[in-house]
Context: one part of a larger RNA
RNA sequence: GAUUGAACGCUGGCGGCAUGCCUAACACAUGCAAGUCGAACGGAAACGAUGGUAGCUUGCUACCAGGCGUCGAGUGGCGGACGGGUGAGUAACGCGUAGGAAUCUGCCUUGGAGUGGGGGACAACAUGGGGAAACUCAUGCUAAUACCGCAUACGCCCUACGGGGGAAAGCGGGGGAUCUUCGGACCUCGCGCUCUAAGAUGAGCCUGCGUCGGAUUAGCUAGUUGGUGAGGUAAUGGCUCACCAAGGCGACGAUCCGUAGCUGGUCUGAGAGGAUGAUCAGCCACACUGGAACUGAGACACGGUCCAGACUCCUACGGGAGGCAGCAGUGGGGAAUUUUGCGCAAUGGGGGAAACCCUGACGCAGCAACGCCGCGUGAGUGAUGAAGGCUUUUGGGUCGUAAAGCUCUUUUAUAAGGGAAGAUAAUGACGGUACCUUAUGAAUAAGCACCGGCUAACUCCGUGCCAGCAGCCGCGGUAAUACGGAGGGUGCAAGCGUUGUUC
Numbered sequence: 001g002a003u004u005g006a007a008c009g010c011u012g013g014c015g016g017c018a019u020g021c022c023u024a025a026c027a028c029a030u031g032c033a034a035g036u037c038g039a040a041c042g043g044a045a046a047c048g049a050u051g052g053u054a055g056c057u058u059g060c061u062a063c064c065a066g067g068c069g070u071c072g073a074g075u076g077g078c079g080g081a082c083g084g085g086u087g088a089g090u091a092a093c094g095c096g097u098a099g100g101a102a103u104c105u106g107c108c109u110u111g112g113a114g115u116g117g118g119g120g121a122c123a124a125c126a127u128g129g130g131g132a133a134a135c136u137c138a139u140g141c142u143a144a145u146a147c148c149g150c151a152u153a154c155g156c157c158c159u160a161c162g163g164g165g166g167a168a169a170g171c172g173g174g175g176g177a178u179c180u181u182c183g184g185a186c187c188u189c190g191c192g193c194u195c196u197a198a199g200a201u202g203a204g205c206c207u208g209c210g211u212c213g214g215a216u217u218a219g220c221u222a223g224u225u226g227g228u229g230a231g232g233u234a235a236u237g238g239c240u241c242a243c244c245a246a247g248g249c250g251a252c253g254a255u256c257c258g259u260a261g262c263u264g265g266u267c268u269g270a271g272a273g274g275a276u277g278a279u280c281a282g283c284c285a286c287a288c289u290g291g292a293a294c295u296g297a298g299a300c301a302c303g304g305u306c307c308a309g310a311c312u313c314c315u316a317c318g319g320g321a322g323g324c325a326g327c328a329g330u331g332g333g334g335a336a337u338u339u340u341g342c343g344c345a346a347u348g349g350g351g352g353a354a355a356c357c358c359u360g361a362c363g364c365a366g367c368a369a370c371g372c373c374g375c376g377u378g379a380g381u382g383a384u385g386a387a388g389g390c391u392u393u394u395g396g397g398u399c400g401u402a403a404a405g406c407u408c409u410u411u412u413a414u415a416a417g418g419g420a421a422g423a424u425a426a427u428g429a430c431g432g433u434a435c436c437u438u439a440u441g442a443a444u445a446a447g448c449a450c451c452g453g454c455u456a457a458c459u460c461c462g463u464g465c466c467a468g469c470a471g472c473c474g475c476g477g478u479a480a481u482a483c484g485g486a487g488g489g490u491g492c493a494a495g496c497g498u499u500g501u502u503c
Stems, first nucleotide, its partner, number of pairs: 001503002004500001006499005013375005019368002021333001026331003030328003035078003040075002043071002047069002050065007085286003094211007103203002108199008116150001118148002125140006156165003170191006178185002212258003219249003224246008261283004265276004288309005311322004339365001341364003347361001348359004378408004388399004413440006422430001447492005452473003458487005468475002
């Protein structure tokens, strides 16, 4: 000098764009953050419309009607493996880069082949029971795109090559004839469903090279290293197991200890390099702590399940409930880090045929000079060089064209009026915002540090090795340009200085 997720002191007008718990991966009140589909299903708790019955206060109440708009709870499907957070762990194929072969892949795209015919249940519901609650038990009834056989099998899987095995589901819109038990069958279109081939996307696995410090850590290793055979996995493999062999790693630093998420990048530097890994993007890991699997195309699953533990809460003492490292917010810790805001209008995501619903992702607003950038705090004129301050050799000098005064302007401010783009036809949280016009009136707007040398900027008073200053050298013991105040000056400026960090 540059730099910063900064903090502290003094000060503080506006706008734009960014950024904002670096500490306790400490504990959390409250609200919200993942639902959706009635065009899969049986249905009807609520609301509404319509119709009917009854009562009347003549437009209200009660009851009835799933047939209608819809729809609580339930079965079922898809999604809760994305999005969002954090960096505790990890020195590792974790990450980066370049390759590889023994794999899987829901939704999506393109082909091929099919979608026939049956069955038995379980929720909901009803009845009865247990429990303070969470919840739960028994009996009975019922539907499906839920579940299970049968048939069929181009291609698929297994095979000893003889053969063997394995699927499916319907729903909605429209409709002439024909049939009809008057429900429909049937035809057609759309959405689905099953099997299979490929693609795309995503994921798993293996390898070369690179990836911090310590030798005051020198030896480490028994599933250890390899083989054979099994098991297991989507898949290779000591991944696991049985048997066999005795190997494997290491001064080119094994093992151990400490520290740490990695990268694109960021800061600095002429570069080489050094430092760093906030925001944004990619990968990884984690979700109160430890362990485990289930479901599923995908998890060993942040707002799923089970077990154990610590902690908090409820309890009728028998037993239960919870997990903010999601967004806000609270306590605590700390030098230190924001609102319990608005909206799904946009972009994107989930569900749905769609309408639409959900979305603290996201878009916005609020707070903070925390940073960067821009603008303003007026312009011209004005010498009796006013008053006043400071100083003086008492003549004067200086603040100083500075002020006042006169003449202007209106960025900003305030008020009024108009008023977007962002949205393809409709739909705008932001927002009556940005922006434009008009009116008013210099009106609303300057500080901070320094002035001995380094280093730009000097005098007076006070103090008297005191009080104090200080980055280094060093100032202060009676004329201190170095302490404190004042006047003046210098440098930056809505900031300025100090402290910390890195080069």

Small-subunit ribosomal RNA, 5' domain from an uncultured prokaryote, 503 nucleotides, folded computationally.